[in-house]
Molecule: c-di-AMP riboswitch aptamer (ydaO/yuaA leader)
RNA sequence: ACUUUACAACUGCUGAAUCCCAAAUUUCUUGGGUACGGAGGAACCAGUAUUGGGGGUUAAUCCAUAGACAUGGUAGGGAGCCUUCUAUCCCGAACCCGACAGCUAACUUCGGAAGCAUGAUUCAGGAAGGAGUG
Numbered sequence: 001a002c003u004u005u006a007c008a009a010c011u012g013c014u015g016a017a018u019c020c021c022a023a024a025u026u027u028c029u030u031g032g033g034u035a036c037g038g039a040g041g042a043a044c045c046a047g048u049a050u051u052g053g054g055g056g057u058u059a060a061u062c063c064a065u066a067g068a069c070a071u072g073g074u075a076g077g078g079a080g081c082c083u084u085c086u087a088u089c090c091c092g093a094a095c096c097c098g099a100c101a102g103c104u105a106a107c108u109u110c111g112g113a114a115g116c117a118u119g120a121u122u123c124a125g126g127a128a129g130g131a132g133u134g
Base pairs, nucleotide, nucleotide: 007134008133011117012116013115014114019033020032021031022030023029036111037110038109039108040107045102051099053100054097055096056095057094062073063072064071065070076091077090078089079088082129083128084127085126086125122131123130
């Protein structure tokens, strides 16, 4: 090094939202960056609208019924624990701009959060494929 055998072990999810440095400290503080993400903004092209306001982020739009702000569906989106598919299970909200924005090179500018799940386990229902670590 290879082969065989035995035993043991590693958390994951939505989201752009991770990571680094410095200072302050005694706790989730401040500042600077960063993976990653958004907006505005020519020509050309597109468009003919403008209280019936308009627009942005997002999967989160739209429809019907209704005294009920509730029910049923729906565009669309997520999980399914190595990958793909599937059984199955869910979401289909919220917030912002402030009279105003099509696309858009240069350029300008902003975010870089928050929340949850299992508790026994190398592959967490099944199939095909594919792998390992000590």